[in-house]
RNA sequence: CGCCGAGUCCGCGCGAGCGGAGCCGGGGACCCAUCUCUCCCAUGGGGUGAAUCGGUCCGCCGCCUCGUCAGAGGCGGGGGUGCCGUAGGGCCGCCUUCCAGGUCCGAACCCGUCAGCUAACUCGGUAGGCGGCAUGGAA
Numbered sequence: 001c002g003c004c005g006a007g008u009c010c011g012c013g014c015g016a017g018c019g020g021a022g023c024c025g026g027g028g029a030c031c032c033a034u035c036u037c038u039c040c041c042a043u044g045g046g047g048u049g050a051a052u053c054g055g056u057c058c059g060c061c062g063c064c065u066c067g068u069c070a071g072a073g074g075c076g077g078g079g080g081u082g083c084c085g086u087a088g089g090g091c092c093g094c095c096u097u098c099c100a101g102g103u104c105c106g107a108a109c110c111c112g113u114c115a116g117c118u119a120a121c122u123c124g125g126u127a128g129g130c131g132g133c134a135u136g137g138a139a
Base pairs, nucleotide, nucleotide: 001131002130003129004128008021009020010019011018012017022126023125024124025123026122027121032116044114045111046110047109048108053085054084055083056082057080058079060077061076062075063074064073065072066071088105089104090103091102092101096139097138098137099136100135
């Protein structure tokens, strides 16, 4: 000087922090949506976020099968700064939209058996992490 993100601005305070504005999110009626013959069984479910889902590899635990007693295989659970893809998301420099191409991310956490939407009302958040010279076309 810029980028992701709600993550910004102002005031007070030595500071931790507090207050306000803005912004973001959760809960929460009618209407609407869903369900609506009854019972039983199995499975919890939800939220923030782009961050889901699948395959595969390697340890651990439990169970089962085979066994020449060395071991081998299968199933389930849980794990890994694993690997490969993927729903999805960001960027490519005046701004917006679309197309093509390139590139990166594809984490983490919370509620606690409870949440459709949702006026009034109510409860929270306002962190953190990065970059080094800029692709082409249409409106």
c-di-AMP riboswitch aptamer (ydaO/yuaA leader) from Microtetraspora sp. NBRC 13810, 139 nucleotides, folded computationally. It was read from a public genome assembly, where an Rfam model found it. The model forms 92% of the base pairs in the Rfam consensus. It matches the Rfam family "c-di-AMP riboswitch aptamer (ydaO/yuaA leader)". From the family's description: This family represents a conserved RNA structure found upstream of the ydaO and yuaA genes in Bacillus subtilis and related genes in other bacteria.